[in-house]
RNA sequence: GGGGAGGUAGCUCAGGAUGGUAGAGCGUUGCAGUUGCACCGCAAAAGUCGUGGGUUCGAAUCCCACCCUCUCCA
Numbered sequence: 001g002g003g004g005a006g007g008u009a010g011c012u013c014a015g016g017a018u019g020g021u022a023g024a025g026c027g028u029u030g031c032a033g034u035u036g037c038a039c040c041g042c043a044a045a046a047g048u049c050g051u052g053g054g055u056u057c058g059a060a061u062c063c064c065a066c067c068c069u070c071u072c073c074a
Stems, first nucleotide, its partner, number of pairs: 001073007010026004020057001028044004050066005
């Protein structure tokens, strides 16, 4: 330098093809239960969807450029 995969909640990741309310598990906080703790149950908080631009009534999703991580080739 070139090819491929990936970047979404504190962590691990779905979702993307077919644009239309941003999700799951774990974790955190609160409540209930217990003498108390743990497990289980209920509820809540937590997101500029890597950055910038474009298309569109509308972009996590489509297009372009760039940044970062992993990997292959040279």
Transfer RNA from a Minisyncoccales bacterium, 74 nucleotides, folded computationally. Taxonomically the source falls in Minisyncoccales (Bacteria, Bacillati, Minisyncoccota, Minisyncoccia). The prediction has a mean pLDDT of 82. Its Rfam family is "tRNA". From the family's description: Transfer RNA (tRNA) molecules are approximately 80 nucleotides in length. The family's RNA type in Rfam is transfer RNA.